[in-house]
Order: sequence, then C1' cells, then structure tokens
RNA sequence: GGGGACGUGGCGCAACUGGCAGCGCACCUGCUUUGCAAGCAGGGGGUUACGGGUUCGAGUCCCGUCGUCUCCA
Repeated sequence: GGGGACGUGGCGCAACUGGCAGCGCACCUGCUUUGCAAGCAGGGGGUUACGGGUUCGAGUCCCGUCGUCUCCA
C1' cells in the first nucleotide's frame, strides 16, 4: 500500500425480513444475616465509533472518515 471482518450501558455480548434498543455480570436501594458472601425484590445507566445519504421509519441498507483485528505484499 491492497483485501476482509468488526465498532451497541462500566465489561462481555444480543437485537430475526428495516418497525418500542435489550440480556448476563457489575453498580445503587431495600429485605434477609451478628457481620461478609450468597439469595430475593426493585432501580439507575445508551451521541448504537464519527459525518452524510436512502426511507414514512435505520443499530440494521449505501457512501466517506477514524479506530481495532486479520490476510496478502
């Protein structure tokens, strides 16, 4: 330099054919316990990497940029 894959809560990942952004862990509160852990109940947290386009509607499709991984040279 060229090809491919990926980018979503703090972390790991889902989201079907474009139609309400969710799960687990973590965090917060309460219950329980002498206390911790575990358990139970409830709760908070999102610029879906960034910019633009298509569409009634985009995490999803298209273009560009950035970053990570990988293959070729």
A computed fold for a 73-nucleotide RNA from an Actinomycetota bacterium, annotated as transfer RNA. Its Rfam family is "tRNA". Gene Ontology term of the family: triplet codon-amino acid adaptor activity. The family's RNA type in Rfam is transfer RNA. Taxonomically the source falls in Actinomycetota (Bacteria, Bacillati). The coordinates come from a structure-prediction model, not an experiment, and the mean pLDDT is 81.